[in-house]
């Protein structure tokens, strides 16, 4: 170095719940586990939400949000073959 495996040595945490924050989608802590081998990080393609405040007569557009939707990039633990 390549591959392939594991939730276990370590390490993340969804549904729910309270608290703070946001116009909302969502987000930050605690707390709790359904899951994860990149559920480390990057919104570069798609998709999905949201919709105050500007533009629009409304869609929607601008905008935000998701990295536990796919794709992509990017760095990475532990064992096993080789």
């Nucleotide at each position: 170095c390549u591959u392939u495996g594991g939730a276990a040595a370590g390490g993340c945490a969804a549904a729910c719940u309270c608290a703070c924050u946001g116009a909302a989608a969502g987000g930050u802590g605690a707390g709790g586990a359904c899951g994860c081998a990149a559920a480390g990080c990057c919104a570069c393609c798609g998709g999905u939400c949201u919709g105050a405040a500007a533009g629009u007569u409304u869609u929607c557009u601008a905008a935000g949000a998701c990295a536990g939707c796919g794709g992509g990039g990017u760095u990475g633990c532990c064992a096993a073959c080789g």
The prediction has a mean pLDDT of 77.
Predicted 3D model of an 82-nucleotide RNA (c-di-GMP-I-GGC riboswitch aptamer) from Steroidobacter sp.
Taxonomically the source falls in Steroidobacter (Bacteria, Pseudomonadota, Gammaproteobacteria, Steroidobacterales).
The sequence was found by an Rfam model in a public genome assembly.
Rfam family: c-di-GMP-I-GGC riboswitch aptamer. Its family is annotated with cyclic-di-GMP binding in the Gene Ontology.